[in-house]
RNA sequence: AGAGUUUGAUCAUGGCUCAGAUUGAACGCUGGCGGUAUGCUUAACACAUGCAAGUCGAACGGUAACAGGCCUUUCGGGGUGCUGACGAGUGGCGGACGGGGGAGUAAUACAUAGGAAUCUGCCCUAGAGCGGGGGAUAACCCGGGGAAACCCGGGCUAAUACCGCAUAAUCUCGAUAAGGUAAAGCAGGGGACUUUCGGGCCUUGCGCUUUUAGAUGAGCCUACGUUGGAUUAGCUUGUUGGUGGGGUAAAAGCCUACCAAGGCGACGAUCCAUAGCUGGUCUGAGAGGAUGAUCAGCCACACUGGGACUGAGACACGGCCCAGACUCCUACGGGAGGCAGCAGUGGGGAAUAUUGGACAAUGGGCGCAAGCCUUAUCCAGCAAUGCCGCGUGUGUGAAGAAGGCCUUCGGGUUGUAAAGCACUUUCAGGAGGGAGGAAGGAGCUAGAGGUAAUACCUGCUAGCUGUGACGUUACCUGCAGAAGAAGCACCGGCUAACUCUGUGCCAGCAGCCGCGGUAAUACAGAGGGUGCAAGCGUUAAUCGGAAUUACUGGGCGUAAAGCGUGCGUAGGUGGUUUGAUAAGUUAGGUGUGAAAGCCCCGGGCUCAACCUGGGAACUGCGCUUAAAACUGUCUGACUAGAGUACUAAAGAGGGAAGUGGAAUUUCCGGUGUAGCGGUGAAAUGCGUAGAUAUCGGAAGGAACAUCAGUGGCGAAGGCGACUUCCUGGUUAGAUACUGACACUGAGGCACGAAAGCGUGGGUAGCAAACAGGAUUAGAUACCCUGGUAGUCCACGCCGUAAACGAUGAGAACUGGCUGUUGGGUAUGUAGAAAUACUCAGUGGCGAAGCUAACGCAAUAAGUUCUCCGCCUGGGGAGUACGGCCGCAAGGCUAAAACUCAAAGGAAUUGACGGGGGCCCGCACAAGCGGUGGAGCAUGUGGUUUAAUUCGAUGAUACCCGAAAAACCUUACCUACUUUUGAUCCUAGGAAUUUUGCAGAGAUGCGAGAGUGCCUUCGGGAACAAUCUACAAGGUGCUGCAUGGCUGUCGUCAGCUCGUGCCGUGAGGUGUUGGGUUAAGUCCCGCAACGAGCGCAACCCCUAUUCUUAGUUGCCAGCAUGUAAUGAUGGGGACUCUAGGAAGACUGCCAGCGUAAGCUGUGAGGAAGGUGGGGAUGACGUCAAGUCAGCACGGCCCUUACGUCCAGGGCUACACACGUGCUACAAUGGCCAGUACAAAGGGCAGCUACUUGGUGACAAGAUGCUAAUCUCUAAAGCUGGUCUCAGUUCGGAUCGGAGUCUGCAACUCGACUCCGUGAAGCUGGAAUCGCUAGUAAUCGGAUAUCAGCCAUGAUCCGGUGAAUACGUUCCCGGGCCUUGUACACACCGCCCGUCAAGCCAUGGAAGUUGGGGGUACCUGAAGUCCGUCACCGAAAGGAGCGGCCUAGGGUAAAACCGAUAACUAGGGCUAAGUCGUAACAAGGUAACC
Repeated sequence: AGAGUUUGAUCAUGGCUCAGAUUGAACGCUGGCGGUAUGCUUAACACAUGCAAGUCGAACGGUAACAGGCCUUUCGGGGUGCUGACGAGUGGCGGACGGGGGAGUAAUACAUAGGAAUCUGCCCUAGAGCGGGGGAUAACCCGGGGAAACCCGGGCUAAUACCGCAUAAUCUCGAUAAGGUAAAGCAGGGGACUUUCGGGCCUUGCGCUUUUAGAUGAGCCUACGUUGGAUUAGCUUGUUGGUGGGGUAAAAGCCUACCAAGGCGACGAUCCAUAGCUGGUCUGAGAGGAUGAUCAGCCACACUGGGACUGAGACACGGCCCAGACUCCUACGGGAGGCAGCAGUGGGGAAUAUUGGACAAUGGGCGCAAGCCUUAUCCAGCAAUGCCGCGUGUGUGAAGAAGGCCUUCGGGUUGUAAAGCACUUUCAGGAGGGAGGAAGGAGCUAGAGGUAAUACCUGCUAGCUGUGACGUUACCUGCAGAAGAAGCACCGGCUAACUCUGUGCCAGCAGCCGCGGUAAUACAGAGGGUGCAAGCGUUAAUCGGAAUUACUGGGCGUAAAGCGUGCGUAGGUGGUUUGAUAAGUUAGGUGUGAAAGCCCCGGGCUCAACCUGGGAACUGCGCUUAAAACUGUCUGACUAGAGUACUAAAGAGGGAAGUGGAAUUUCCGGUGUAGCGGUGAAAUGCGUAGAUAUCGGAAGGAACAUCAGUGGCGAAGGCGACUUCCUGGUUAGAUACUGACACUGAGGCACGAAAGCGUGGGUAGCAAACAGGAUUAGAUACCCUGGUAGUCCACGCCGUAAACGAUGAGAACUGGCUGUUGGGUAUGUAGAAAUACUCAGUGGCGAAGCUAACGCAAUAAGUUCUCCGCCUGGGGAGUACGGCCGCAAGGCUAAAACUCAAAGGAAUUGACGGGGGCCCGCACAAGCGGUGGAGCAUGUGGUUUAAUUCGAUGAUACCCGAAAAACCUUACCUACUUUUGAUCCUAGGAAUUUUGCAGAGAUGCGAGAGUGCCUUCGGGAACAAUCUACAAGGUGCUGCAUGGCUGUCGUCAGCUCGUGCCGUGAGGUGUUGGGUUAAGUCCCGCAACGAGCGCAACCCCUAUUCUUAGUUGCCAGCAUGUAAUGAUGGGGACUCUAGGAAGACUGCCAGCGUAAGCUGUGAGGAAGGUGGGGAUGACGUCAAGUCAGCACGGCCCUUACGUCCAGGGCUACACACGUGCUACAAUGGCCAGUACAAAGGGCAGCUACUUGGUGACAAGAUGCUAAUCUCUAAAGCUGGUCUCAGUUCGGAUCGGAGUCUGCAACUCGACUCCGUGAAGCUGGAAUCGCUAGUAAUCGGAUAUCAGCCAUGAUCCGGUGAAUACGUUCCCGGGCCUUGUACACACCGCCCGUCAAGCCAUGGAAGUUGGGGGUACCUGAAGUCCGUCACCGAAAGGAGCGGCCUAGGGUAAAACCGAUAACUAGGGCUAAGUCGUAACAAGGUAACC
């Protein structure tokens, strides 16, 4: 310090999440030791039991118990307070501290700083005093009541208990005097004196009284600070002040009577909710935020509520009284109790310890002291709850052991890890030793002091004696032995760490993003690794990161966010200058800011945690001194801001009254006749009762064409014919005046489009609702015909709009260019115009700058200042509830639960559009021929079947894989068979072959023949077969794990890169633009310059010519020969063959053009603009196709999903589709005759020729391993016949007879002959191919192949057309541009109702609970007040009464919850229903 997550990618906005630190924690797994700290955060819920506050005999009367002494004794004991001591009691002090928990409390509190009108036991300082009397009472004794608690009566007695008297001030009262007010003794010792023998007296100590000063503690007052809510806006009657009185320790409405009517509040009163406050703690760079356990300061509380008493101090945790709830005892009459003390129990809870030891230390209470008490405290116990420290060994050790895991089978890893060897012994164990915490106090001795004193006393000095819960202490030393001691989480990214197996959207994981649907580094296990370590993870919580509430340190044109607009109150801010002041400000000094903590420097535990000393700090507040720049305040002045006056100017600025013409409609009249109107097309509607059209007239309402303009005016909304009246604002100019009068503006007030509401008018046109007609699947719409509110006027409401420049108001500053409106000045002009400058508006373009970008840019979204408003993820929701406003509609203000991980902005690249532009293609059009109808062939679907093997399925599957299914193929089915079938090893055999039996065969069981080859004579090689091992085999699955190959877009013209430049970036530029092309082809231009893959060319065939060569090809000329034939000699001329060249390049000409290039019945040329055809297929798309061609990862089978074999099936058949063939006939069929190819094939072959057969073919025979031999045309042409018919068309189907191939033609071959002679007479909607040697038509050949279901495929030639105006439309494609809410990319996205489930919320007849207030009734205890009767001599008391009041009751209302039949909307939930509203012109532009 950042990271993940919205997108295809980007930037920015924005939320969510993570990494860090922390905790009084809890839970899970695990657990060796020690030190140190901490330990009911929940029920301020209820509590059994024990303990937690006593002490003093040196205050007192005394003696219940214990011990001792003495006396006595009947030996049981009794007596004696005499001593140590001491129960109960009187009295004193303490119990108000210490300890606990945080309910209440938003100020009677706390923190900081001050203040004056106070008290303060014990303690300290100083002064004075302590004289003399009195009467009671508990204990005790006696009697009585009661279950008990306890109470009552009588009698005795003491005091440091109680009460007078005396004295007394520096006290108090008063202010002159006068007056008033106290006490207590006890203990130790003792020389003289005295004595009633107790003492007195003296002295010492303690104590007491009064006063003074202090310390400590406490009370009171003030200022400032201290949570949230305005959906709490008004609160208050002792309330605010005064006077008199009362009251307190003390000021005061603290209380009371009277008087006045005040006091508080938007700087947030009152009310509601929540909460102890602080030092500090946690976090953070800090500022802050959160928090207030342990430790420390303060407060409040003590079962709940009220009250006082005592006291120095309480309205009192372990005191009292009353009321209440609860618990316990009871004889039912009445009593007792209060763990939020320490332990402990129940309960609650995720959760928090022992009914321990000791007063040894520290401290507290009492006491002269010893001492006693002390769950304060010190220790121990329990808990890994935190922090800190230590250990669980160390060294060596490669055969890199075994085992595990992985593996590419080679190995790797666990891993020097282990074992082994050599060492060490911390800690724990066991044995022994052994500090410190202890100093006091007391006693003794010696000294010193007080004193009359040697006594006594001394907290003055020195020495000696003795005091430890912890404790088996810390620590130290022997002993033994590696011995007793490692886990937890994680390993997809964030985030360090990877593989295997299992699972198969299951089980599960998950902090966010997200994993899991058969190869999961994300689930579970394992191996390995990473991190931390006696702990590790999880959960919860806080801060951080989060600049995500922004003071430091954010924003508001489009992301959330400028009020619709103005006026103006409070408030905030404010021009130039003089002087003063010193509030703010600045500086110095000073007081305070408790200690602890944090920080720094030291010290002590072996270190550390921890403890301890010093310092710094505590950023604050107060007081004081000084300064005077700035702000404030006061004061005097100024004119630059603002305003007033004057002279001009423009204007749809506002209000009122009046006037005008055009047009629509209606009415009247005329002319006139059959339609009008309306639409995409129609219909409803109007019209023969005369419409529409047209002419004239009239009525009435509304709106004001042209001018008209990014022109004007206004604050905005808004304002448009003309005239008049009233009226607001603005601008310019030059002078004069006022003298900061200003800006903004929370609340407030006013204005405020349209629609809507109320009352009354008005109504021509238009037009929600409504009606009808269309459209449609529907059409409650879009379109049409009508039509009412309304639109208009007056008055009154409403108060909202995408009220927008989505941009608050004011002020200042900051390059330019160019329009336009209204002024002014100057130049100019006869006057204009024009030009320059300037003020005020209103536009465009742009520099700097700003901005996420788009964009803004003197009219800022730039640079600054002042003030106001507003925002803080999306949804829920601008909704609910509450309040205010409104006649209503509704408006303003304005949440939460719940839910999601996004929602949103700008820009980019694509894709898409029932957006646009340009262009191309047999895409359409123009043509020719088909398909779709028939029969058949073939493929597919479906169905059937034991099986009908499998794959291909829009285009891009369907005569496709298959260039050949009778067996084989063959993968399928039914039977049957078999189990090592490549290779190696072992034993015995050559191999091979004949043959018998069984079987459908594979195979099984036998019999015979045979004895090979090489040899170093051991044996070896080959072959068949047995057994085992290692491993084969699988057309089984996954084409969504893959390679390779292929289809398609598409032979479309595109797809990219380097460098540079532009942009924050995705990306752009180049590649766009202007032309041109078949082409990103080329040219020009250009922040681009180049390059690559594609295009083209290079390759092959073909068209022309030349040359070379001339066999098997050719034969013109010269010869020979034949019935005839290049048959022969010969020839190379020609054809041809096959090598090499040439040729075509817009090269030339003309026109156009800058050029590229285009045009031309141009020239030349065989060919002309790519000559024709082929091969050639960019980056990529479709998870396209293929695991069944092959290869291959993984999975699966292994006496079977492998292998072999027979038969069957792939050939089925109601039907549907695709692709074809043959036809329907005369451009034809049939018969006869006759002509011309190319390209291929051929020895298990092609076959001449002859013969036979009607024929398929057969028999014989010849040539050819091929330019030699052979297989080879048809349409055509000539002639004849048929004459429009289901035919001499058509040939299906069926019967019969054959041929050929083959082991075998039944299922299931082809062909031949004879016979039979089906449908079909040109094919609906729809649809396909083709632009020239093409379509159409005609035949030929080949691969596969024994044969063939071939009408298929691939080649070959013969004959040989028609048409293209053109690009509007359909389809596909390319480029540019535009919109987008799409990116799985329009087969996209997405909205609402309904139906189902779940969740939270609102309303609701009611039901129920709570807190507070008001009114009334009742009213305990208690203070205070009053008081004749009773008590008392009196003082006084009892009793009674009064005020106040806790609590209780009643009543009416308000508020806050809980719950509820029913109900409303909302949210969420893979695959429900209906439509299709939005996103593209979203198919009616969208939105408010």
A computed fold for a 1488-nucleotide RNA from an uncultured prokaryote, annotated as small-subunit ribosomal RNA. Its Rfam family is "Bacterial small subunit ribosomal RNA". Its mean pLDDT, the model's own confidence on a scale to 100, is 84.